The prediction has a mean pLDDT of 85. The part of an RNA shown here (small-subunit ribosomal RNA, 5' domain) has 524 nucleotides and comes from a metagenome. Rfam family: Bacterial small subunit ribosomal RNA. Gene Ontology terms of the family: structural constituent of ribosome and ribosome. The RNAcentral record of the full RNA draws on SILVA.

[in-house]
Context: one part of a larger RNA
RNA sequence: GGAUGAACGCUAGCGGCAGGCUUAACACAUGCAAGUCGAGGGGCAGCAAGGGUAGCAAUACCUGUUGGCGACCGGCAAACGGGUGCGGAACACGUACGCAAUUUACCUUUAUCUGGGGCAUAGCCCGAAGAAAUUCGGAUUAAUACCCCAUAAUAUAUUUUUAUGGCAUCAUAAUGAUAUUAAAACUCCGGUGGAUAGAGAUGAGCGUGCGUCCCAUUAGCUAGUUGGUAGGGUAAAGGCCUACCAAGGCUACGAUGGGUAGCUGGUGUGAGAGCACGACCAGCCACACGGGCACUGAGACACGGGCCCGACUCCUACGGGAGGCAGCAGUGAGGAAUAUUGGUCAAUGGACGCAAGUCUGAACCAGCCAUGCCGCGUGAAGGAUGAAGGCCUUCUGGGUUGUAAACUUCUUUUAUCUGGGAAGAAAACUACGGUUUCUACUGUAGCCGACGGUACCAGAGGAAUAAGCACCGGCUAACUCCGUGCCAGCAGCCGCGGUAAUACGGAGGGUGCAAGCGUUAUCC
Numbered sequence: 001g002g003a004u005g006a007a008c009g010c011u012a013g014c015g016g017c018a019g020g021c022u023u024a025a026c027a028c029a030u031g032c033a034a035g036u037c038g039a040g041g042g043g044c045a046g047c048a049a050g051g052g053u054a055g056c057a058a059u060a061c062c063u064g065u066u067g068g069c070g071a072c073c074g075g076c077a078a079a080c081g082g083g084u085g086c087g088g089a090a091c092a093c094g095u096a097c098g099c100a101a102u103u104u105a106c107c108u109u110u111a112u113c114u115g116g117g118g119c120a121u122a123g124c125c126c127g128a129a130g131a132a133a134u135u136c137g138g139a140u141u142a143a144u145a146c147c148c149c150a151u152a153a154u155a156u157a158u159u160u161u162u163a164u165g166g167c168a169u170c171a172u173a174a175u176g177a178u179a180u181u182a183a184a185a186c187u188c189c190g191g192u193g194g195a196u197a198g199a200g201a202u203g204a205g206c207g208u209g210c211g212u213c214c215c216a217u218u219a220g221c222u223a224g225u226u227g228g229u230a231g232g233g234u235a236a237a238g239g240c241c242u243a244c245c246a247a248g249g250c251u252a253c254g255a256u257g258g259g260u261a262g263c264u265g266g267u268g269u270g271a272g273a274g275c276a277c278g279a280c281c282a283g284c285c286a287c288a289c290g291g292g293c294a295c296u297g298a299g300a301c302a303c304g305g306g307c308c309c310g311a312c313u314c315c316u317a318c319g320g321g322a323g324g325c326a327g328c329a330g331u332g333a334g335g336a337a338u339a340u341u342g343g344u345c346a347a348u349g350g351a352c353g354c355a356a357g358u359c360u361g362a363a364c365c366a367g368c369c370a371u372g373c374c375g376c377g378u379g380a381a382g383g384a385u386g387a388a389g390g391c392c393u394u395c396u397g398g399g400u401u402g403u404a405a406a407c408u409u410c411u412u413u414u415a416u417c418u419g420g421g422a423a424g425a426a427a428a429c430u431a432c433g434g435u436u437u438c439u440a441c442u443g444u445a446g447c448c449g450a451c452g453g454u455a456c457c458a459g460a461g462g463a464a465u466a467a468g469c470a471c472c473g474g475c476u477a478a479c480u481c482c483g484u485g486c487c488a489g490c491a492g493c494c495g496c497g498g499u500a501a502u503a504c505g506g507a508g509g510g511u512g513c514a515a516g517c518g519u520u521a522u523c524c
Stems, first nucleotide, its partner, number of pairs: 001524004006520005013376006019369002021334001026332003030329003035076003040073002043069002047067003050063005083287003093211007102204002107200008115149004125138005155180005161174005185192002213259003220250003225247008262284004266277004289310005312323004340366001342365003348362001349360004379410004389401005416460005424451001429446007468513005473494003479508005489496002
C1' cells in the first nucleotide's frame, strides 16, 4: 500500500447493487416450513344446493340425490428442495481411467399381455379400559389393498449343440430341452392406467493411478491382521461376514501414534514464483439432542418417519405419557459483534392431480443495518471600501482568515408537494375459429402482478433540505500564539515534557480524505 462476513470512537443527505451469529453442533416459548389425488375405494362428520314430510308461515325433521369433502383404506411424493460444518487426514475431495462385478421410480421408445376366483381389514355401528397419550373386544363392508389359479418368454434356474471374439473367471450370436414366475382397473368410450421383457436417458453404487496440513521431543505397527479354499450376504466385486488352512501384510519414499482441518471451483495479495484463506455463489461429502439399529421403499439406515439406550425439558389423577429450530421468523444465553415472530405464490422451480387447482418460510419481494462497492448531492457565475469579528504582529500601522461573507444574477440534481404511470405475462384455462380425427399445433378475445401507485415521466415554488473526521517534530503533506513546567500528558518507531514545547492541552491557521474519517484485529 492492498484486503475484510469485521468491531469500536466521532459524524451522517440520497440512491443502485450486494452482504449480514466468524462465538455456544448452547437451550428453545409460539406460528408456519410436505403434501396431494373423489378420474382407485367404502362412505358422509361439517358446508352449500335440491327433494320429501309437518305447518298459513317462520321453522323443525328426513333424504348421499348433486356440488363437494372431515376422518379412514389405497396410490404417488415425503431420499428433492432448505440448514449446518460436528466428525473425518479418508478413495472424503480434486483429476483421470475402469466395472467381463452393478442398479436406476417417474420419463422416452420397442414388443407382447391385461383370463378366472377368493379371504380379510380400516372406516361406520355396538361395547369396554385409561387422567391423558392411546388401546382392547364384538358385528359388518369396499378397492388400483392382500392372496390363489390359469396363460407366458428374448426373464430366472439347470442343461444340449455350433460359431466368433477376448482379459483369467468368460462375453456375444444362433439353436433346442425341462422347470418356475405376471397383471387392476377407471372411463365422458376419445382415452387414462396395470404386467412382463429389451433399449435409451438421468441418477446412484463400487474399484484404481496421481494429488491433498503439522510433529521423529511419535520408530516400530498389525490377529480378520495378510493371503487362500468353501459358504453366507449384497443390486454388485471384496475378510464385507463365518468356518478351516497357511504366515503373512505395512514401515525412514515416514508405517503407527498425536495435533489440526469439511474438500474443490475459487478468494485476497503479489510483477511473478509464491504465501494466506475456503464468508457469499456453484459442485461433492458429512451430520440432524448424544449413541446404536433396522423397517418401508426404485432410492434412506431417513432433519420436520420408527424402535432401543442415555442426557435434558414438559404434562400427570403418580399408574403412565410427550418432545427434538444445524428449516423461516423469533426468544434466552454466550459475545466486540450480525436483521422482521413481514407479503405473495404474480414469475422461476418442485410435489400431487386428466385438469381446474391445492401445497410450497424453495423462490420472488418488502423491512432493518454506512457492513461493503459504485454513483449523486450539499450550489454556480460575478463580487475589494480586501467590511465586521477572530488570530498574529516589529502595534496611529501591517499581515492573515479571504472572493470567503454581505450583495447582484442564475440553476433546481436531490428533498418536498401535485398529476400521470410501467416492463416483468407467456402459457395453462374459458369462448369462438383454422390445419383437422377435440389428438396435437395454431389464430382472436377474455382471465391472472406480491413487489406497487414502486421504478420512470411531467409540473410547482424556493439556495431552498444536506459536512465531517483525522492529522500538522522526522519518517509524512501541513506553523504560530497562549497555558503547563520530567507535572499533566503524548507515543507506530526514533523519542517529546525539568519556564521561551511547531511533539502535552486550547486557540487561530494549514494539510489529507470525504458521507465518511480514524483506531483495533487479521492476511499478503